Context: one part of a larger RNA
RNA sequence: GAACGAACGCUGGCGGCGUGCUUAACACAUGCAAGUCGAACGUGAAAACACCUUCGGGUGUGAGUAGAGUGGCGCACGGGUGAGUAAUACAUGGGAACGUACCUUGGGGAGGGGGAUAACCAUCGGAAACGGUGGCUAAUACCGCGUAAUGUCGCAAGACCAAAAGUGGCCUCUACUUGUAAGCUACUGCCCUAAGAUCGGCCCAUGUCCCAUUAGCUUGUUGGCGGGGUAAAGGCCCACCAAGGCAACGAUGGGUAGCUGGUCUGAGAGGAUGAUCAGCCACACUGGGACUGAGACACGGCCCAGACUCCUACGGGAGGCAGCAGUGGGAAUUUUGCACAAUGGGCGCAAGCCUGAUGCAGCAACGCCGCGUGAGUGAAGAAGGCUCUUGGGUCGUAAAGCUCUUUCGGCUGGGAAGCAGGGGCUAUGUAAAAAUAUUGCAUAGUCUUGACGGUACCAGAAGAAGAAGCACCGGCUAACUCCGUGCCAGCAGCCGCGGUAAUACGGAGGGUGCAAGCGUUGUUC
Numbered sequence: 001g002a003a004c005g006a007a008c009g010c011u012g013g014c015g016g017c018g019u020g021c022u023u024a025a026c027a028c029a030u031g032c033a034a035g036u037c038g039a040a041c042g043u044g045a046a047a048a049c050a051c052c053u054u055c056g057g058g059u060g061u062g063a064g065u066a067g068a069g070u071g072g073c074g075c076a077c078g079g080g081u082g083a084g085u086a087a088u089a090c091a092u093g094g095g096a097a098c099g100u101a102c103c104u105u106g107g108g109g110a111g112g113g114g115g116a117u118a119a120c121c122a123u124c125g126g127a128a129a130c131g132g133u134g135g136c137u138a139a140u141a142c143c144g145c146g147u148a149a150u151g152u153c154g155c156a157a158g159a160c161c162a163a164a165a166g167u168g169g170c171c172u173c174u175a176c177u178u179g180u181a182a183g184c185u186a187c188u189g190c191c192c193u194a195a196g197a198u199c200g201g202c203c204c205a206u207g208u209c210c211c212a213u214u215a216g217c218u219u220g221u222u223g224g225c226g227g228g229g230u231a232a233a234g235g236c237c238c239a240c241c242a243a244g245g246c247a248a249c250g251a252u253g254g255g256u257a258g259c260u261g262g263u264c265u266g267a268g269a270g271g272a273u274g275a276u277c278a279g280c281c282a283c284a285c286u287g288g289g290a291c292u293g294a295g296a297c298a299c300g301g302c303c304c305a306g307a308c309u310c311c312u313a314c315g316g317g318a319g320g321c322a323g324c325a326g327u328g329g330g331a332a333u334u335u336u337g338c339a340c341a342a343u344g345g346g347c348g349c350a351a352g353c354c355u356g357a358u359g360c361a362g363c364a365a366c367g368c369c370g371c372g373u374g375a376g377u378g379a380a381g382a383a384g385g386c387u388c389u390u391g392g393g394u395c396g397u398a399a400a401g402c403u404c405u406u407u408c409g410g411c412u413g414g415g416a417a418g419c420a421g422g423g424g425c426u427a428u429g430u431a432a433a434a435a436u437a438u439u440g441c442a443u444a445g446u447c448u449u450g451a452c453g454g455u456a457c458c459a460g461a462a463g464a465a466g467a468a469g470c471a472c473c474g475g476c477u478a479a480c481u482c483c484g485u486g487c488c489a490g491c492a493g494c495c496g497c498g499g500u501a502a503u504a505c506g507g508a509g510g511g512u513g514c515a516a517g518c519g520u521u522g523u524u525c
Base pairs, nucleotide, nucleotide: 001525002524003523004522006521007520008519009518010517013371014370015369016368017367018366019364020363021329026328027327028326030325031324032323035073036072037071040070041069043067048061049060050059051058052057080283081282082281089208090207091206092205093204094203095202098200099199103196104195105194106193107192108191109190111145113143114142120135121134122133123132124131125130151160152159153158165188166187167186168185169184170183174181175180176179209255210254211253216246217245218244221243222242223241224240226238227237228236258280259279260278261277262273263272264271265270285306286305287304288303289302308319309318310317311316335361337360338359339358343357344355345354346353347352374404375403376402377401384395385394386393387392408466411460412459413458414457422448423447424446425445426444427443428442429441430440431439432438469514470513471512472511473510474495475494476493480509481508482507483506484505490497491496
């Protein structure tokens, strides 16, 4: 000199864009943060209103609504944190023995049956959490049978493996012949197989901090044969056999640490660093374990153990903010805000619902950038302050005065701007099929959707009106005098100042440097 996720002191007008628990991976009150689908399925209220009433109640609407339950998909994403990890990680470059729900493409299929179970009803236990027994019922839930290759196993022969329907419309075909359906049709879904895409698991090489005041380490250890296990290679695991393997090119041990793209600094080489943003990894009160599933050994799932907190009828139960807000703690780091309008995600045919992701707003000079605090004129060099050799000098064109301007802020009015592409309805055309239903696509018309926000922006009126501080002035280092003090009080980054004229302490005047900031402290180069 530059830099900072900074803090502290003094000061503080506006805007834009960013950033904001670096400490205790410490403990957490409260609310919210993952649901959705009635076009998979069986059920199914109440309030309120109306009517009737024997005054007990009943019926209808509410409503096949709300709700819970079975089932499907999602919950493995998104969001947080950096504890652990020095290599099971990361970066770069390779590799072979693998998996992949949803999505895309090709080929084929989807026949015929069965038994349950929740919800519900009855009843029992319990303070609660919750649970037991009996009975009823549905499905795209579950299970056989049939079918079986381009699949799996196998040298072959051969053996084995699947499925689920739903919604809209129609009467051309079939059934009964009214019209409806198990029929036809469109769409969505289901099963098998192959390929793709995407994402992931695994292996190898190279690189990746300090200590030798850590020198030897290792028995599933190193390799082989055979097996088990896994989606998959492999001591990953096991039996047997051999005695190997690593190490001064630093093994082993100890300390420290998430890694990278990057960031800061520097002419560069390098050094330091890893906040925000992006990629990867690890973790989710501490330790361990598996279940489900395409995927987890799962932050807001389960089980066990532990510590802690809470409830209890003392028998037993409940919990996990390193999600967003918020509380304590701390030198220090924000609101218990608004909205799903946009982007993205989950579910759904869709309408839509959910989304503390996200978009915005709030707070903080925490940072960067921009703007303003007025402009011109004005010498009687006013008053006043300071100084003085008493002549003067200086603050100083500075002020006043005169003439102007009105950014920003405040006020008044406009502004339904942009951010929006979509979605619903109607009409027309077109493709499918038997079809003027329907569905898909295209076009036109119409209706509708904004948290930010009455915000940005625009216009107008008024009036210099509301807006300057901080540090320093001995040398380094730009900037000097007076007074006070008297090795005291104090200053200080280094050298050093202060013991009676201190440009170095304190005050004042003046000056210098930066400026909505300026200094101090801390850290890095």
A computed fold for a 525-nucleotide part of an RNA from a metagenome, annotated as small-subunit ribosomal RNA, 5' domain. It matches the Rfam family "Bacterial small subunit ribosomal RNA". The full RNA is in RNAcentral, with records from SILVA.